[in-house]
Context: one part of a larger RNA
RNA sequence: CUGGGCGUAAAGCGUGUGCAGGCGGGCGGCCAAGUGGUGUAUGAAAUCUUCCGGCUAAACCGGGAGUGGUUAUGCCAGACUGGUCGUCUUGAGUGCGAGAGAGGAGCGUGGAAUUCCGGGUGUAGUGGUGAAAUGCGUAGAGAUCCGGAGGAACCCCAGAGGCGAAGGCGGCGCUCUGGCUCGCAACUGACGCUCAGACACGACAGCAUGGGGAGCGAACGGGAUUAGAAACCCCGGUAGUCCAUGCCGUAAACGAUGCUCACUAGGCGCUGCGGGACUCAACCCCCGCGGUGCCGCAGCUAACGCGAUAAGUGAGCCGCCUGGGGAGUACGGCCGCAAGGCUAAAACUC
Numbered sequence: 001c002u003g004g005g006c007g008u009a010a011a012g013c014g015u016g017u018g019c020a021g022g023c024g025g026g027c028g029g030c031c032a033a034g035u036g037g038u039g040u041a042u043g044a045a046a047u048c049u050u051c052c053g054g055c056u057a058a059a060c061c062g063g064g065a066g067u068g069g070u071u072a073u074g075c076c077a078g079a080c081u082g083g084u085c086g087u088c089u090u091g092a093g094u095g096c097g098a099g100a101g102a103g104g105a106g107c108g109u110g111g112a113a114u115u116c117c118g119g120g121u122g123u124a125g126u127g128g129u130g131a132a133a134u135g136c137g138u139a140g141a142g143a144u145c146c147g148g149a150g151g152a153a154c155c156c157c158a159g160a161g162g163c164g165a166a167g168g169c170g171g172c173g174c175u176c177u178g179g180c181u182c183g184c185a186a187c188u189g190a191c192g193c194u195c196a197g198a199c200a201c202g203a204c205a206g207c208a209u210g211g212g213g214a215g216c217g218a219a220c221g222g223g224a225u226u227a228g229a230a231a232c233c234c235c236g237g238u239a240g241u242c243c244a245u246g247c248c249g250u251a252a253a254c255g256a257u258g259c260u261c262a263c264u265a266g267g268c269g270c271u272g273c274g275g276g277a278c279u280c281a282a283c284c285c286c287c288g289c290g291g292u293g294c295c296g297c298a299g300c301u302a303a304c305g306c307g308a309u310a311a312g313u314g315a316g317c318c319g320c321c322u323g324g325g326g327a328g329u330a331c332g333g334c335c336g337c338a339a340g341g342c343u344a345a346a347a348c349u350c
Base pairs, nucleotide, nucleotide: 003322004321005320006319007304008303012318014201015200016199017198021194022193023192025088026087027086028085029084030083031082033081034080035077036076037075038074039073040072041071048066049065050064051063052062053061054060091191092188093187094186095184096183097182098181099180103177104176105175106174107173108172109171110154115149116148117147118146119145120144121143125136126135162169163168206247207246208245209244210243211242215241216240220236221235222234223233258317259316260315261314262313263312266295267294268293269292270291271290272289273288274287275286276285299306300305323350324349325348332343333342334341335340
């Protein structure tokens, strides 16, 4: 270098942006680096193939011929790859016109509920459980009414619905802002795809500093249960959960399925846009495009299942796997305030 693989057996980086690299649409001209042909030079002997011969055969040996491979150079070819010049519009992008959306950030604001505080009414319980007890309550609880404070989350709408690259996003309004889809076909003219490294984003928990603290609630205290109960149940309750700024960088970060492009029966939904027909109009219906689900032919699959949102058929590029344990560990390096993260063995053993 070569093989086979990666939904569930080992294996898709959590996700994006993207330099180098790899790969690259139609037509024409030129070059001839790759590529192919041919000539020359080189290609020791042995070996190898083949023919003839020698040992009674073979191995072995002697002789003749020959291939394969490399490099250099001359000439020729011009399909394909490449280089260069010109050109095209279908890939890609721009513009114009519409549109949907919990996409992101900041500021403001609303109501319900829990808790607490003040006041009124009112009296003996309340709370909790399988049953209880701890707890709360005659210093007036629980219940009920009025007022106030504060924090967090947003009932219905709500949908197998929508948006986002992923993590994720849900009251309402305003400001700033990213992406997407549909229609027109005016503009650019291959500007593309992928991407080692790099950079950015990245739930929860955790860390640092400052704030905040209603409810919930690791730790902790108490009550039960039990043989015991370091738990499950109950009464409390600190960190935390919330905000700002800075770290951390992990996950069953899952569709356990990398990204892009092309092709390959159908049927039934939802969602966004456009066209048609009907209509006063919307809906229903037919057609096209984008997204998102279910079923299913061919095909694929060890099976389960997948099946135009492929796990089918092909192409390009990246990542990863190579028996179990030892071990995602040790050592080293890099990162981190720390917790720890990333990279990643071996002895030994089955």